The RNA shown here (transfer RNA) has 70 nucleotides and comes from a Bacteroidota bacterium. Its mean pLDDT, the model's own confidence on a scale to 100, is 82. Lineage of the source: Bacteria > Pseudomonadati > Bacteroidota. The sequence is in RNAcentral, with records from ENA. Its Rfam family is "tRNA". By type it is a transfer RNA.
RNA sequence: GCGCUGUAGCAUAACGGUAGUGCAUGGCACUUUGACUGCCUAGACAUAGGUUCAACUCCUAUCAGCGCCG
Numbered sequence: 001g002c003g004c005u006g007u008a009g010c011a012u013a014a015c016g017g018u019a020g021u022g023c024a025u026g027g028c029a030c031u032u033u034g035a036c037u038g039c040c041u042a043g044a045c046a047u048a049g050g051u052u053c054a055a056c057u058c059c060u061a062u063c064a065g066c067g068c069c070g
Stems, first nucleotide, its partner, number of pairs: 001068006009023004017053001026040004046062005
């Protein structure tokens, strides 16, 4: 100098139009108890601007991580 990635505690999706899923946490049911199983709840778009009626999504800059070239 160039490229990729950044979403919940962890992992991972999302044609510009309601932010999902799995595991984990919590509650309930089931069970003599526990485990398993089922149901429910809470929890997230790296930061700051811009474009747009509307941005996780498009553009710019910055930050962090990874990689390539020198």